[in-house]
Context: one part of a larger RNA
This record gives sequence, C1' cells and structure tokens, in this order.
RNA sequence: CGUAGGAUAUCUGAGAGGAGCUGUCCUUAGUACGAGAGGACCGGGAUGGACGGACCGCUGGUGUAUCAGCUGCACCGCCAGGUGCAUAAGGCUGGGUAGCCACGUCCGGAAGGGAUAAACGCUGAAGGCAUCUAAGCGUGAAGCCCCCCUCAAGAUGAGAUAUCCCUGCGUAUGCAGUAAGACCCCUUGGAGAGUACGAGGUUAGAUAGGCACAAGGUGUAAGCAUGGUAACAUGUUCAGCUGAUGUGUACUAAUAGGUCGAGGG
Repeated sequence: CGUAGGAUAUCUGAGAGGAGCUGUCCUUAGUACGAGAGGACCGGGAUGGACGGACCGCUGGUGUAUCAGCUGCACCGCCAGGUGCAUAAGGCUGGGUAGCCACGUCCGGAAGGGAUAAACGCUGAAGGCAUCUAAGCGUGAAGCCCCCCUCAAGAUGAGAUAUCCCUGCGUAUGCAGUAAGACCCCUUGGAGAGUACGAGGUUAGAUAGGCACAAGGUGUAAGCAUGGUAACAUGUUCAGCUGAUGUGUACUAAUAGGUCGAGGG
C1' cells in the first nucleotide's frame, strides 16, 4: 500500500514444512515342518539403541560477587573488625537460589483409512479348450495421498464468524474535528540485538523498584561473657548475611500531555 467504511477478537485451510528408523527378549511353541540336526509364518506382550520435542520436581553442571574459609602486601592510628589489589572476565578454596542446561525426567515414530507397485487371484472372450485382461472385479508395500505436529488469507482467488463505532462543511474530486480503536510517551517482562510480542500505566493501579514476611543458600556473624599462659573453645546463636524465587504492601516511579484514526457500497 492492497484486501469496496473504520476497528477489536476468534477461526477456516489453498499451500508449505516437519516426522517417518530399528534391535533384543518372552509367548504362541520346541508347535507346524523335518529321519534327525534343527526350527518357523501369522498373532500377542515386554524392554532397549539412535534420533527428535518439551521441561527442571529428581540427579548433576554452571551460576563473575550469594555465603563461608585461606594466604601475601597496602591502608582504615594500634588490637579487634574490615576494605583494596593479587587474572585479562572472582587472588585461591569449598558450597550454592533463580535462570540456562544434560549426564536428568517425560513424551513421539504408532494405530487406522484410500488408491496403488511387484506379485497373487475371480470371472472371461478374441481362439467352442485354456488364459489374472482384451471389457469387468479383487488382494496387495517401510513407498504415494490422508490421518499426527508446525506455519499459513499478499490464497491479489486477498476467505469466514462475533462484537464495537455511524458528524458537520462543501456543487464535486474533497476538507475538518472526532467515534470505536490505536499509537507516541512512561513502568517493564518467563519477550527481545533493534524492531516486534506480552503484562501494565493511579483507588476500576501490584508493571518495576523499595519495604515486610517466607522459601532457598551459606553454616552458628559482630560485640560481650566464661574457660585457657596461649593458639583457641564454649555460651548468647540452627545465628548473622543473603542476586535473580513466592506472597503481601501504593512508600517511589508509571505524571502531565500529544498524535493518528470512519462517514463508504
């Protein structure tokens, strides 16, 4: 820009893409078959491999500043307690929430329908017989078309349904302010390079921050007291601290404002 007014939702599905794999074991059954050795079709069940998708309750990894420990140097006058540097992206070490992940968990290939290939048939002439074929009718594959998953009306062949909105001026092509609605702008996110998408924008507000409580993490803070010559231990104290998590709470910020947007057929 188009989709014969302007919008907001929800769909249909022309078409396109994805997937499509397979082993072993048990049973049927030591049956059919076979002198024996051996050993099934058909059917039923179980459990794996690889591949793919989703997820983070479990197991495990990361988790750049969340907790603790440790060393050297410097500094905060000293002790104690801390801070900075020691890796460019934590000095080193041990953990670890959310998130992200796999080594973790769950799920998938199926079943079914249609038309067929090779092949096997029925009926059946040409050609009194025979013949699956010439007319006609069947069975039949991991393959084809559906079925399953995803995208999809610029499918210009521009689809459908529901709901919302319905003025003036002008001879007229039109013009103006608006409606429903949308955007700018702002708070932001399980969304994200930007854009887009989602949640919100003030009592019809929990969007983010803060705060409170809790979960989870770390592992018993500092100070003081007691014991010990001391290192240190014990008590106060399952403390103290705590990024992303949950719930709650208007304390702070989403203020104020602006722009666009129909009058058809």
The part of an RNA shown here (large-subunit ribosomal RNA, domain VI) has 265 nucleotides and comes from Butyrivibrio sp. X503. Its mean pLDDT, the model's own confidence on a scale to 100, is 86. Lineage of the source: Bacteria > Bacillati > Bacillota > Clostridia > Butyrivibrio. The sequence was found in a public genome assembly. It matches the Rfam family "Bacterial large subunit ribosomal RNA".